[in-house]
RNA sequence: AAAUCACUUCAGGGCAGCGAAAUAACGCGACCGGCGGUAUACCCCGCGAGCUGGAAACAGCAUGAACUUGUGCAAUUCAAGUGGCGACAGUAAAGUCUGGAUGAAAGAAGUCAUAU
Numbered sequence: 001a002a003a004u005c006a007c008u009u010c011a012g013g014g015c016a017g018c019g020a021a022a023u024a025a026c027g028c029g030a031c032c033g034g035c036g037g038u039a040u041a042c043c044c045c046g047c048g049a050g051c052u053g054g055a056a057a058c059a060g061c062a063u064g065a066a067c068u069u070g071u072g073c074a075a076u077u078c079a080a081g082u083g084g085c086g087a088c089a090g091u092a093a094a095g096u097c098u099g100g101a102u103g104a105a106a107g108a109a110g111u112c113a114u115a116u
Base pairs, nucleotide, nucleotide: 001116003114004113006111007110008109009108010107017028018027019026030096031095032086033085034047035046036045037044042084043083050061051060052059053058066082067081068080069079070078088099089098090097
């Protein structure tokens, strides 16, 4: 230094203001963007959160949205511009309220041991 095993810790943000009034939810508007990969990504590729079956391994279902110009060796990731999207349950209607959740988890960091 990398590998394997075990363990520990960590691991999600957001409706201000105005209008309307049965409203938290509507209109204007504001705000937010998990993890890995890749030239730095909410909308490129993949993963996670949910549900069903199963003792488990695991299997199945669901799972959103982007273009233009510029710079550059390289960017749908940067800069500029204009757009778009948002699990499940509750409530007539929710990305932002309440709830499952002081949960789980993609994964990140660390410690011990082993053998190289």

The prediction has a mean pLDDT of 80.
A computed fold for a 116-nucleotide RNA, annotated as FMN riboswitch aptamer (RFN element).
It was read from a public genome assembly, where an Rfam model found it.